[in-house]
RNA sequence: GCCCCGUUAGCCAAGCUGGUUAAGGCAUCCGGCUCAUAACUGGACGAUUCGUGGGUUCAAGUCCCACACGGGGCA
Numbered sequence: 001g002c003c004c005c006g007u008u009a010g011c012c013a014a015g016c017u018g019g020u021u022a023a024g025g026c027a028u029c030c031g032g033c034u035c036a037u038a039a040c041u042g043g044a045c046g047a048u049u050c051g052u053g054g055g056u057u058c059a060a061g062u063c064c065c066a067c068a069c070g071g072g073g074c075a
Base pairs, nucleotide, nucleotide: 001074002073003072004071005070006069007068010026011025012024019058028044029043030042031041032040051067052066053065054064055063
C1' cells in the first nucleotide's frame, strides 16, 4: 500500500430482502425468600439513536462514499 470482517446501552449481543415503537442476556436499583449471604424469584431503569461526516430515498442500524478505530490476510 491492497483485500476481507467488525464498530448498536456500563459489558455481551439480535437486527441479513430498507418500512414501528431498536430484541434479549449480564450488570445496576427497589422488593420477595433467608437468621444472614449466595442462589432463585417479582418489578423498575436504561440507546433522545446504531464509530464520525456526507449522500441516496417518501422512509436508513440496514444501501452508497470518505474517514477513524479494532481484528485477519497479501505484498